[in-house]
Context: one part of a larger RNA
RNA sequence: CACUCCCUUAGGAACUAUGCAAUUUAGCCCCGUAACUUCGGGAGAAGGGGUGCCACGAGUAGGUAAGUCUGUACAAGGCAAGUUGAACGCGGUUGCAAUAAAGUGGCUCUAGCGACUGUUUACCAAAAACACAGGACUCUGCAAACACGAUAGUGGAUGUAUAGGGUCUGACGCCUGCCCGGUGCUGGAAGGUUAACCGGAGGAGUUAGCCGCAAGGCAAAGCUUUGAAGGGAAGCCCCAGUAAACGGCGGCCGUAACUAUAACGGUCCUAAGGUAGCGAAAUUCCUUGUCGGGUAAGUUCCGACCUGCAUGAAUGGCGUAACGACUGGAGCGCUGUCUCAGGGAGUGACUCA
Numbered sequence: 001c002a003c004u005c006c007c008u009u010a011g012g013a014a015c016u017a018u019g020c021a022a023u024u025u026a027g028c029c030c031c032g033u034a035a036c037u038u039c040g041g042g043a044g045a046a047g048g049g050g051u052g053c054c055a056c057g058a059g060u061a062g063g064u065a066a067g068u069c070u071g072u073a074c075a076a077g078g079c080a081a082g083u084u085g086a087a088c089g090c091g092g093u094u095g096c097a098a099u100a101a102a103g104u105g106g107c108u109c110u111a112g113c114g115a116c117u118g119u120u121u122a123c124c125a126a127a128a129a130c131a132c133a134g135g136a137c138u139c140u141g142c143a144a145a146c147a148c149g150a151u152a153g154u155g156g157a158u159g160u161a162u163a164g165g166g167u168c169u170g171a172c173g174c175c176u177g178c179c180c181g182g183u184g185c186u187g188g189a190a191g192g193u194u195a196a197c198c199g200g201a202g203g204a205g206u207u208a209g210c211c212g213c214a215a216g217g218c219a220a221a222g223c224u225u226u227g228a229a230g231g232g233a234a235g236c237c238c239c240a241g242u243a244a245a246c247g248g249c250g251g252c253c254g255u256a257a258c259u260a261u262a263a264c265g266g267u268c269c270u271a272a273g274g275u276a277g278c279g280a281a282a283u284u285c286c287u288u289g290u291c292g293g294g295u296a297a298g299u300u301c302c303g304a305c306c307u308g309c310a311u312g313a314a315u316g317g318c319g320u321a322a323c324g325a326c327u328g329g330a331g332c333g334c335u336g337u338c339u340c341a342g343g344g345a346g347u348g349a350c351u352c353a
Base pairs, nucleotide, nucleotide: 001348002347003346004345005344006343007342008341010339011338014337019334027051028050029049030048031047036041038171052093053092054091056089057088062084063083064082067079068078069077070076094098106332107331108330109329110328111327112326113324114323118130119129134169135168136167137166138165139164140163146155147154148153172319173318174317175316177249178248179247182246183245184242185241186240187239188238191237192236193235197231198230202226203225204224205223206222209218210217211216250268251267252266253265254264277311278308289305290304291303292302293301
């Protein structure tokens, strides 16, 4: 000097990103216990007092119980040897100290998030993430939907819409506004478009035949080939519905008897222009916004304001008792975290062998 421990005057968070770490607290009995609350809780809230040993009350109260008595006699009741045995009261007594060691909650106020118990990154994340009960939408009539499988088949389910699958939300309370133009989904079928296929007008090749002196020309049937019109489903176009489907939810100008502001008016655009709530927020750039609180002093925190760069209603909105090894702020207690260090123990390091 390093590590692991122990102690410390005065002060007591001045340390630090943060009281990280380490103290404090602690068992049992008694007293006492607030806001809030879903009336269960909160609560071991908080905060106090007691605690060893000995004598006596006292082998008492009580427990247990052989036996015995009454008796309507397997009921019920009385007495009771034996055995066990307090609380509490009063008095005494030791020590610095009596849950004397070990083991054994520090507490409170306030805000955010998530209701809760649970689950998770085996080996850097335990959380506000996942799950959850509850809510909603949607599909599915059973040989179900859906999933696995090439098939057979199997799961779903030896279930049957109070059932099963999928998606979103996430206890509870109060609620969940407007938009169906786009995308999706559901329904519709008049019209437009539309495949295979049906259809076969017409054309081409070939040649019996016919015409021609010849060269050549015309050309039926058959065969081969091509092929117009017309017919022809779903889909798409189209018409509706649907947002707890994906999603979206404006701008400019003017106006009131100081000023300021604008309940009011005008105008443009849109499918419709953000309702209730909440709001510098886990969301606010400007920003340490402004005001208030707490501090001697507060970029954090709490309460307000609203100018919401860029809140907002199951991508849920706002509250909320209880809960949390969650996150922020404040206080009491307590401390070597610190002022600022010191002392001690052990193990290393180091020296010698």
Molecule: large-subunit ribosomal RNA, domain IV
Organism: metagenome